c-di-GMP-I riboswitch aptamer from a Bacillota bacterium, 91 nucleotides, folded computationally.
Lineage of the source: Bacteria > Bacillati > Bacillota.
It was read from a public genome assembly, where an Rfam model found it.
The model forms 95% of the base pairs in the Rfam consensus.

[in-house]
RNA sequence: GAACGAUAAUGGCAAACCUGCCGAAAGGCAGGGGCGCAAAGUCAUGGGUCUAAAACCCUUCGCCAAGGGUCAUGAUCGCCAGACUACCGAA
Numbered sequence: 001g002a003a004c005g006a007u008a009a010u011g012g013c014a015a016a017c018c019u020g021c022c023g024a025a026a027g028g029c030a031g032g033g034g035c036g037c038a039a040a041g042u043c044a045u046g047g048g049u050c051u052a053a054a055a056c057c058c059u060u061c062g063c064c065a066a067g068g069g070u071c072a073u074g075a076u077c078g079c080c081a082g083a084c085u086a087c088c089g090a091a
Base pairs, nucleotide, nucleotide: 004089005088012037013036017032018031019030020029021028022027035078041084042083043082045081046080047079048076049075050074055070056069057068058067059066060065
């Protein structure tokens, strides 16, 4: 230095849920709260998953409108993989 991850040490992050705000929604942000995490730090690059505003199609309807379907340009890194960076130091 790399790999690796312990009943080590310093700490770190923060699930569900609650409150407020943003958003059509998924979800995000902040506060509280801790399920857990050795990258649960960063990046939507590949895959997966979630949502469907707009668009298109169909149906009902005189129209407006309502319902259904397809579909990310939206989201998820605490789904998997990949890339970059990183504290400590037992075996």